[in-house]
Molecule: transfer RNA
Organism: Candidatus Yanofskybacteria bacterium RIFCSPHIGHO2_12_FULL_45_19b
RNA sequence: GGGCGCUUAGCUCAGUGGUAGAGCGACUCGUUUACACCGAGUAGGCCGUUGGUUCAAUCCCAACAGCGCCCA
Numbered sequence: 001g002g003g004c005g006c007u008u009a010g011c012u013c014a015g016u017g018g019u020a021g022a023g024c025g026a027c028u029c030g031u032u033u034a035c036a037c038c039g040a041g042u043a044g045g046c047c048g049u050u051g052g053u054u055c056a057a058u059c060c061c062a063a064c065a066g067c068g069c070c071c072a
Base pairs, nucleotide, nucleotide: 001071002070003069004068005067006066007065010024011023012022013021018055026042027041028040029039030038048064049063050062051061052060
């Protein structure tokens, strides 16, 4: 330098056009003498950035940034 993939909650990941979810973690309550386990609940993300398409974009397109793999 060229090609490909990924970027969504604190972490690991779903969601493939119509106002974003799970597991783990955190916090609160119940239970316990207490802790743990278990049960119930709460908070937490405007989806890497900027544009474009569309009535509508996490999703489609482009550029840029970061990370990974391959080629030279």